[in-house]
RNA sequence: CCAGAAAGCCGGAUGACCGCGUGUUAUGCGAGGAAAGUCCGGGCUUCACGGAAACACAGUGCCGGGUAACACCCGGGGGGCGAGAGCCUACGGACAGUGCAACAGAGAGUAAACCGCCGAUGGCUGGGCCACACGUGAGCCCAGUACAGGUAAGGGUGAAAGGGUGCGGUAAGAGCGCACCGCGCUACCGGUAACGGAAGCGGCACGGUAAACCCCGCUGGAAGCAAGCUCAAAUAGGGAUUUCAUAUGGAGCGUUUCCACUCCGAAAUCUGGGUAGAGCGCUAGAGGUGGCUGGUAACAGUCAUCCCAGAUGAAUGGUCAUCAUCACUUUUGUGAUACAGAACCCGGCUUAUAGGCUUUCUGGCUCU
RNA sequence: GCUCCCAUCGUCUAGUGGUCCAGGACACCGGCCUCUCACGUCGGUAACAGGGGUUCGAACCCCCUUGGGAGCGCCA
Numbered sequence: 001c002c003a004g005a006a007a008g009c010c011g012g013a014u015g016a017c018c019g020c021g022u023g024u025u026a027u028g029c030g031a032g033g034a035a036a037g038u039c040c041g042g043g044c045u046u047c048a049c050g051g052a053a054a055c056a057c058a059g060u061g062c063c064g065g066g067u068a069a070c071a072c073c074c075g076g077g078g079g080g081c082g083a084g085a086g087c088c089u090a091c092g093g094a095c096a097g098u099g100c101a102a103c104a105g106a107g108a109g110u111a112a113a114c115c116g117c118c119g120a121u122g123g124c125u126g127g128g129c130c131a132c133a134c135g136u137g138a139g140c141c142c143a144g145u146a147c148a149g150g151u152a153a154g155g156g157u158g159a160a161a162g163g164g165u166g167c168g169g170u171a172a173g174a175g176c177g178c179a180c181c182g183c184g185c186u187a188c189c190g191g192u193a194a195c196g197g198a199a200g201c202g203g204c205a206c207g208g209u210a211a212a213c214c215c216c217g218c219u220g221g222a223a224g225c226a227a228g229c230u231c232a233a234a235u236a237g238g239g240a241u242u243u244c245a246u247a248u249g250g251a252g253c254g255u256u257u258c259c260a261c262u263c264c265g266a267a268a269u270c271u272g273g274g275u276a277g278a279g280c281g282c283u284a285g286a287g288g289u290g291g292c293u294g295g296u297a298a299c300a301g302u303c304a305u306c307c308c309a310g311a312u313g314a315a316u317g318g319u320c321a322u323c324a325u326c327a328c329u330u331u332u333g334u335g336a337u338a339c340a341g342a343a344c345c346c347g348g349c350u351u352a353u354a355g356g357c358u359u360u361c362u363g364g365c366u367c368u
Numbered sequence: 369g370c371u372c373c374c375a376u377c378g379u380c381u382a383g384u385g386g387u388c389c390a391g392g393a394c395a396c397c398g399g400c401c402u403c404u405c406a407c408g409u410c411g412g413u414a415a416c417a418g419g420g421g422u423u424c425g426a427a428c429c430c431c432c433u434u435g436g437g438a439g440c441g442c443c444a
Stems, first nucleotide, its partner, number of pairs: 001364010012323007020030003032339001036350002039348005044224004050259006057220005062076005077091001078089004092215002097213002099209002114155002116151003121148002123145007130137003163181006182204001183202004188197003228280004238271007249264004273443001287306008325336004369440007378394004386424001396412005417433005
């Protein structure tokens, strides 16, 4: 200098004037890193003064830690990708059971013989040796054949094919035997653990798939600020129909059971009337910032300091000047700032993002 | 705010793990028929909303993004 990787920050600031909202009336404050999507977890509220268990349903899934909690974050392990820094990972179980794998292929799980190889042994054909009576016979040898038979090393099919490489052995082969790797089992060592290491034994393979059904472990009551509470106003706290039950019953917010307590009904359909107002909830918090301590880190503790929107048809804006950044320009200068706007709050995830800055690491080139 | 459903040629729709050049109808294009048009008939073009993942294989299963739709929610 170039290429790559990881983490963090900014994305406007200051002053004045004008225009708004709020308000504790103070030199007060006033839209974000995502306020967005509504994908998670909670705080909070109601059922309810409640408690326990099971089931359903839903979620989650390596180990340890953090947290109010989580499907989040941090650290580590296994597997995969990359030359590397690093990145990805819905990562429990296939020996509880069921299912699926089209087509191709011989064969897709305790599943196989298509091509090929062998043909030692048996068969068939031919020849030779031997015997004796022209021919025949038993035995032996050689050659051929590839019929019986053997084989799963080689080839083919397929996403996947009866562990892999090498040596020996065999008629040809095969864990058939051996060495190493792989797989299974056993105890030992290191580690909190997931796991790792090395040793011994075993010729050992009954495969894959669970974001297929399922099994196992863990977690979860339901509904949600339009939750809920108060005040005010007005009317008709209206009428009709059906079903069940009536104290051994029914109701009390997933279902069922048990306990406790309260009430006396419960459910459904149709019709008619009133209201649409005001306030609380509503912002002081699992809060922000800074220092120190502990921890690899996430984070925790402690000390100090600060109060940083609370609207409700909906404010947070406009102008001028100066500065910062970027682009263009000889200069003067000109232009511009992406994605986008709070509505109970907080911790995360995901998605969108013009442009710029900082730090660390990996690789390559050059110079010293 | 909560719950649920959907997106397939230009249009309306089948397809719900088997590699279908993703089917049908209407439309469009071309040919035949006809004096010409229409009708009829033959053939053709044309699509799984986008991205990622699981799997040997995805329109289909899962996650995210985009777009569309339905229902519930005051008083006694």